[in-house]
RNA sequence: GAAGCGAGCCAGGCCGCCGCCGGCGCCGACGCGAGUCGGCGCGGGAGGAAGGUCCGGACUGCACAGGGCGGCGUAGCAGCUAACGGCUGUCCACCGCGAGGUGAGGAUCAGAGCAACAGAGACGAGUCGGCGCCGCCGCCGCAAGGCGAGGGCGCCGGGUGAAACGGGCAAUCUCUACGCGCAGCAAUACCAAAUAGGCCGGCGUGGGCGAGGGCUUCGGCCUCCGCCUGGAAGUGUGGCUCCGCACGAGCCGGCGGGUAGGUAGCACCGAGCCGGGCAGCGAUGCCCGGCCCAGAGGAAUGGCGGCCACGGCGAGUGCGUCGCAAGGCGCGCGCGCUGCACAGAAUCCGGCCUAUCGGCUCGCUUCACCU
RNA sequence: GCGCCCGUAGCUCAAUGGAUAGAGUACUGCCCUCCGAAGGCAGGGGUUGCAGGUUCGAUACCUGCCGGGCGCGCCA
Numbered sequence: 001g002a003a004g005c006g007a008g009c010c011a012g013g014c015c016g017c018c019g020c021c022g023g024c025g026c027c028g029a030c031g032c033g034a035g036u037c038g039g040c041g042c043g044g045g046a047g048g049a050a051g052g053u054c055c056g057g058a059c060u061g062c063a064c065a066g067g068g069c070g071g072c073g074u075a076g077c078a079g080c081u082a083a084c085g086g087c088u089g090u091c092c093a094c095c096g097c098g099a100g101g102u103g104a105g106g107a108u109c110a111g112a113g114c115a116a117c118a119g120a121g122a123c124g125a126g127u128c129g130g131c132g133c134c135g136c137c138g139c140c141g142c143a144a145g146g147c148g149a150g151g152g153c154g155c156c157g158g159g160u161g162a163a164a165c166g167g168g169c170a171a172u173c174u175c176u177a178c179g180c181g182c183a184g185c186a187a188u189a190c191c192a193a194a195u196a197g198g199c200c201g202g203c204g205u206g207g208g209c210g211a212g213g214g215c216u217u218c219g220g221c222c223u224c225c226g227c228c229u230g231g232a233a234g235u236g237u238g239g240c241u242c243c244g245c246a247c248g249a250g251c252c253g254g255c256g257g258g259u260a261g262g263u264a265g266c267a268c269c270g271a272g273c274c275g276g277g278c279a280g281c282g283a284u285g286c287c288c289g290g291c292c293c294a295g296a297g298g299a300a301u302g303g304c305g306g307c308c309a310c311g312g313c314g315a316g317u318g319c320g321u322c323g324c325a326a327g328g329c330g331c332g333c334g335c336g337c338u339g340c341a342c343a344g345a346a347u348c349c350g351g352c353c354u355a356u357c358g359g360c361u362c363g364c365u366u367c368a369c370c371u
Numbered sequence: 372g373c374g375c376c377c378g379u380a381g382c383u384c385a386a387u388g389g390a391u392a393g394a395g396u397a398c399u400g401c402c403c404u405c406c407g408a409a410g411g412c413a414g415g416g417g418u419u420g421c422a423g424g425u426u427c428g429a430u431a432c433c434u435g436c437c438g439g440g441c442g443c444g445c446c447a
């Protein structure tokens, strides 16, 4: 110098003006009060991912003696932690020259299932070819023996294929070990309209005819329906009383549940933040000192101007370099325009994953050159 | 907030983990016709949403993203 690996950090800065959200204090107005409104002042106001909602907890309600079946999840070993599928260390396997990276890495002597094409044969075992051994049959031969067909055992083999009696696949069922009760802040608790429905009480439910049901001591009683008639209680209305009109079998009051709505949960103190020390290889734990640090509830955290820093583009200019030249490339200077990522809290916290313009720091590896 | 499902040709859909992913329709060319439609024959067209993994082999199995859709919540 080039190419990389790992860890960590920043997420433009300052000033002025005008706004937004919520907190505290003071003053003023209204109100008996709780409190409401207005003004002023002080201090606070997004993130490393607030995101996806993939895990784990806090919290709250319900359920719960214990055990079993079932379901879901995790998987080398040891540790950290409130907990985890997270993190740390380490073994093994794979990738990389290396720094390092990745790993759903328990069990196939419990059982089941699967393997296209090719190939003689694919998970049941068996035999396509060759060789050796054993024994049987037929033919030839006096015999030794030879030839042929077929059987059993053993060994070997080209070739096929990912894989050929030896395995593979458990990100196939399954087995083993361990863990998990179910829901979620629209949880949950409290206060509590209107309407409808529930329970209780009060008032009213006239008269006649007919039908049904239940009970009966056969005298009746209770309940319910239809028609005719009357229009009492009550309701509405003419502003109210009187009075009139209409509706009219219900009307009025109380209680409890519960909805809309409101308050809490909810931002006071916490698995909290910053700095230091100790123990540990480390994750992490302990101790000391300092700090209080967003919070609405359809949702605030913004806009404008100036200066500086950074990136891109444009023309100008200076230097260097290449080129005959036109011109190209690199660096510097000033000017103009423009941009500044991903994205925005919604009960809170610990992780994972994903998105992210650009910039900085530290450690390490490989290669080339120089000493 | 809690759950579920889907993504395959321009469109609508198939495909036990198995060869070169198919079918209808649409499109193109030819035949037929005076011309067109219908019909017949042939053909083209695919990152199986994306990336990675398991496996001999992935549309399917697993993980993470992207996009789309649906259900539940309070009272009777």
Base pairs, nucleotide, nucleotide: 001367002366003365004364005363006362007361008360009359010358012308013307014306015305016304017303018302020045021044023042024041025040026039027038028037029036030035047342051353052352054351055350056349057348058347059184060183061182062181071180072179073178074177075176076090077089078088079087080086091105092103093102094101095100106175107174111173112172113169114168128157129156130155131154132153133152134151137148138147139146140145188264189263190262191261198255199254200253201252202251203250206229207228208227209226210225212223213222214221215220234247235246236245237244238243272291273290274289275288276287277286278285279284310339311338312337313336314335316333317332318331319330320329321328322327372443373442374441375440376439377438378437381396382395383394384393389427398414399413400412401411402410420436421435422434423433424432

Model confidence (mean pLDDT): 75 of 100. Predicted 3D model of RNase P RNA and transfer RNA as a complex of 447 nucleotides. Rfam match: Bacterial RNase P class A. Rfam links the family to the GO terms tRNA processing, dimeric ribonuclease P complex and ribonuclease P activity. By type it is a ribozyme.